[in-house]
RNA sequence: AUGAUGAUGCAGGGAGAGACCGCAGAACAGCGCGGCGCCGAAGGAGUAAGCCCUUACAGUGGUGAAUCUCUCAGGCAAAAGGACCUGUAUCGGACG
Numbered sequence: 001a002u003g004a005u006g007a008u009g010c011a012g013g014g015a016g017a018g019a020c021c022g023c024a025g026a027a028c029a030g031c032g033c034g035g036c037g038c039c040g041a042a043g044g045a046g047u048a049a050g051c052c053c054u055u056a057c058a059g060u061g062g063u064g065a066a067u068c069u070c071u072c073a074g075g076c077a078a079a080a081g082g083a084c085c086u087g088u089a090u091c092g093g094a095c096g
Stems, first nucleotide, its partner, number of pairs: 006091008018036001020035004037076003043072001044070003050063003053059001
C1' cells in the first nucleotide's frame, strides 16, 4: 500500500401454504383442549459424483453439496420471521 474469498452490522427487495373446523373464552387476533388439510426459503436431518480406507473381485466403511428430498422444528390474514440478492460500513489480508 492494491484489497480476493470469507465474517459481522445496517438499509432495501424477498416466495409458499386453512384469518380452517369444534369446545371454552372472547371486539378481533393471540392463547387453552381436540381434529383434519397444507408449505419450505430460519434451523435440522438424509443424499450424488469424487476422494480416502480396504481390496483379486467385492462395501452394512469414512468423508462428501444444494434452492434436491424429509418435514423434527418452524410456518399457513396482518405483524414478526425469512434462504437468497443488491448497496454500504467494519473486520480480515489472498493476490500484486
This is a predicted structure of a 96-nucleotide RNA (Glycine riboswitch aptamer) from Paenibacillus sedimenti.
The coordinates come from a structure-prediction model, not an experiment, and the mean pLDDT is 78.
It was read from a public genome assembly, where an Rfam model found it.
Lineage of the source: Bacteria > Bacillota > Caryophanales > Paenibacillaceae > Paenibacillus.